[in-house]
RNA sequence: AUCCAAAAAGGCAAACCCAUCGUGAGGUGGGGACGCAAAGUCAUGGGUCUGUACCAACUACAGACCGCCAGGCUGCUGAAG
Numbered sequence: 001a002u003c004c005a006a007a008a009a010g011g012c013a014a015a016c017c018c019a020u021c022g023u024g025a026g027g028u029g030g031g032g033a034c035g036c037a038a039a040g041u042c043a044u045g046g047g048u049c050u051g052u053a054c055c056a057a058c059u060a061c062a063g064a065c066c067g068c069c070a071g072g073c074u075g076c077u078g079a080a081g
Stems, first nucleotide, its partner, number of pairs: 003081001004078002011036002016031006034067001040073003044070003047065007
């Protein structure tokens, strides 16, 4: 240094509830913890979802989600191997 994930410190926070913003997917704040060693970050590829167009499907356009998978960048601690 890399793989890795014992311990300690610290961190994040699913469902659900409340408030608020948004047509919506969802966002933000508070409460709350199922979990997380990248559950930090970037919508880059795939995926899912929303809105509009279309009778519908396909498709197109505009969006949402990285706590779905992959990839880029960054990163705390250090027992065994």
The RNA shown here (c-di-GMP-I-GGC riboswitch aptamer) has 81 nucleotides and comes from a Chloroflexota bacterium. Its Rfam family is "c-di-GMP-I-GGC riboswitch aptamer". Its family is annotated with cyclic-di-GMP binding in the Gene Ontology. The organism belongs to Chloroflexota, within Bacteria. The model forms 90% of the base pairs in the Rfam consensus.